[in-house]
Predicted 3D model of a 374-nucleotide RNA (Bacterial RNase P class A) from a marine eukaryotic metagenome.
RNA sequence: AGUGGCCCAGGCGAUCGCGGGACUGGGUUUCGGCCCGGCCUGAGGAAAGUCCGGGCUCCGCAGGGCACGGUGGUGGGUAACGCCCACCGUCCGCGAGGACCGGGACAGUGCCACAGAAAACACACCGCCGAUGGCCCGCUUCGGCGGGCACAGGUAAGGGUGAAAUGGUGCGGUAAGAGCGCACCGCGGCGGCGGCGACGUCGCCGGCACGGUAAACCCCACCGGGAGCUAGGCCAAGCAGGAGUGAGCAGCGGCCCGCUGCGCUCGAACUCCGGGUCGGCCGCGACGAGGCGGCGGGCAACCGCCGUCCCAGGUAAAUGAUCGCCCGCUGGGCCUCACCGCCCAGCCGACAGAACCCGGCUUAUCGGGCCACU
Repeated sequence: AGUGGCCCAGGCGAUCGCGGGACUGGGUUUCGGCCCGGCCUGAGGAAAGUCCGGGCUCCGCAGGGCACGGUGGUGGGUAACGCCCACCGUCCGCGAGGACCGGGACAGUGCCACAGAAAACACACCGCCGAUGGCCCGCUUCGGCGGGCACAGGUAAGGGUGAAAUGGUGCGGUAAGAGCGCACCGCGGCGGCGGCGACGUCGCCGGCACGGUAAACCCCACCGGGAGCUAGGCCAAGCAGGAGUGAGCAGCGGCCCGCUGCGCUCGAACUCCGGGUCGGCCGCGACGAGGCGGCGGGCAACCGCCGUCCCAGGUAAAUGAUCGCCCGCUGGGCCUCACCGCCCAGCCGACAGAACCCGGCUUAUCGGGCCACU
């Protein structure tokens, strides 16, 4: 000067305040609790985004297929993953290391702007060539020979266009050229060896056989039932409903009337029933894919065993404020420039903040420390 990884997230004290507690003292009680105090405890590495994956809950579900969505080198880890580890391949870096949306383009279909002659049954713009045919000129021993033109034609070296132009470099070869021939590289096929595998390596064969694009359709392999803590469960005021008892000078019926009695209807009040609103409780954090330490296995991710610890918890949501000292940072001053030291000031000490839980990813983040390596 860099590369990779890990950690901290100002510290201590005093006072006041807030949430929680299977702890404890006191008071009170309708025995369910409530109030006051003590003690203990009280955000994060991301609590965030809600992007993946699981636990948990309810609903659904014969089996198989189609459709739809997702994943995509290989092997492993894991509850699972689109995560992590190791390895492979390609590319980048002098290097430590880094990046990869890394299956298939001889199953089929589509697309390839602009430029360019041509973008996929290839093609020939500028060029190069004149072997072959043609034309012209000269010579001729009449068989041809030499020169020219570039009409037919040959060619794909070189130039030019483009992101991409039908392998690359070199030698030979040729009229000029060309895998036309050869060597090496690349590519394809077969075989041997190494590896669980992706793949690597060696040998032989083939002059080479159809460019790119699948975050285009598509094909292949594997995975996926749906919705979510406003899940879901329990208790349950009030109001309405149903059943029962049923006060009543209430109504109706039969008898000529009345009384008594009977039947039906209405019906205060009470009891019960099912559903269930407000509200409350559980789910819900004292037991977990848990933290820490040790030992063992493994390159590692991670796993096993032993010991030890208990680590926020609510429902509009507590986790804060003030002061003092110290630490770090910034600015200024003193001292001789610097170093060191001293003094003063700072609305300087980030990002942010639990809400069912957990594993990841991503994003935000003042500053500081440590380790390994180039």
Record summary: Rfam family: Bacterial RNase P class A. Rfam describes the family as follows. Ribonuclease P (RNase P) is a ubiquitous endoribonuclease, found in archaea, bacteria and eukarya as well as chloroplasts and mitochondria.